């Protein structure tokens, strides 16, 4: 240079055109004589910027990161 993947909470992940879930962690309670475990709650997320569409995390274009491969 060219090419394909990947970017979702503090982290690790699933997801699908229609209010984005899980599972650690955090926070706040409940238990306890203290912790620890255990229950319950509550808070945090779709890499930026355009299109399309009644509605975009999904689907098109850039661009940035970040991995693999070619030459």
């Nucleotide at each position: 240079g060219c090419g394909c993947c990947u970017g979702u909470g503090g982290u690790g992940a699933a997801g699908u055109g229609g209010u984005a879930u899980c599972a650690c962690g955090a926070u706040a309670g409940c238990u306890u004589c203290c912790c620890a475990a255990g229950c319950u709650c509550u808070a945090g997320u779709u890499g930026c910027g355009g299109g399309u569409u009644c509605g975009a995390u999904u689907c098109c274009c850039g661009c940035c990161a970040g991995g693999c491969g070619c030459u």
Transfer RNA from a Planctomycetales bacterium, 71 nucleotides, folded computationally. Its mean pLDDT, the model's own confidence on a scale to 100, is 80. The source organism's lineage runs through Bacteria, Pseudomonadati, Planctomycetota, Planctomycetia and Planctomycetales. The RNAcentral record of the sequence draws on ENA. Rfam family: tRNA. Gene Ontology term of the family: triplet codon-amino acid adaptor activity. Rfam describes the family as follows. Transfer RNA (tRNA) molecules are approximately 80 nucleotides in length. By type it is a transfer RNA.